[in-house]
Source information:
Predicted 3D model of a 73-nucleotide RNA (transfer RNA) from a Microcaldota archaeon. The coordinates come from a structure-prediction model, not an experiment, and the mean pLDDT is 81. RNAcentral holds the sequence, with entries from ENA. Rfam family: tRNA. Gene Ontology term of the family: triplet codon-amino acid adaptor activity. It is annotated as a transfer RNA.
RNA sequence: GCCUCUAUAGUGUAGUGGUCUAGCAUACGAGACUGUCACUCUCGCGACCCGGGUUCGAAUCCCGGUGGGGGCG
Numbered sequence: 001g002c003c004u005c006u007a008u009a010g011u012g013u014a015g016u017g018g019u020c021u022a023g024c025a026u027a028c029g030a031g032a033c034u035g036u037c038a039c040u041c042u043c044g045c046g047a048c049c050c051g052g053g054u055u056c057g058a059a060u061c062c063c064g065g066u067g068g069g070g071g072c073g
Base pairs, nucleotide, nucleotide: 001072002071003070004069005068006067007066010026011025012024013023018056028044029043030042031041032040049065050064051063052062053061
């Protein structure tokens, strides 16, 4: 340099055009429980990498950029 895969809460992930106000787990915060801690329960907090395009409608499809993984030279 070329090809290819990939990017969603702090972390790991689901979502494959409308049912999404983006779900789950974990972490974190508050409360309940407990002599205290832990466990457990309840509530809360928190994300679609960036720019453009297609479409009535995009996390989702297309193009480019950026970061990361793999292959080739």